[in-house]
RNA sequence: UAGUGACGACAGGGGCGCUCGUAACCUAACGAGCUGAGAAGCACCCUCAUCACCUGAACCGGCUAAUACCGGCGUAGGGAGUCGUGGUGAGCCAUCA
Repeated sequence: UAGUGACGACAGGGGCGCUCGUAACCUAACGAGCUGAGAAGCACCCUCAUCACCUGAACCGGCUAAUACCGGCGUAGGGAGUCGUGGUGAGCCAUCA
C1' cells in the first nucleotide's frame, strides 16, 4: 500500500400477512390470537450483497385453526452508497542483523 473487517454520519431501498370476533351487509375500520427484527411504526430491517426485499409463485414438499408458518427453489436473476474514523494487512521499497 492493495485487499479486508468494524463503527459512525447523512442519504437512500424495503415489507406489512393469516385467522377469529364486534360492527357492517359491497368494502373498509376496530379489537384479539399466530409467526417474526418488524404485520403502518417517523419503528424495524437493509444499502454491492451466499442474512433487506422483489421475480419465479395462485410453485413444490411438510406442519398448522390459517398463512409468503418451516424448508426447497437459492452459490438463481434482479436489487438502494458515498464519506469519515480506527483496526487488520499480503506484495513492494528502504534500513539493520
Molecule: TPP riboswitch aptamer (THI element)
Organism: Vreelandella arcis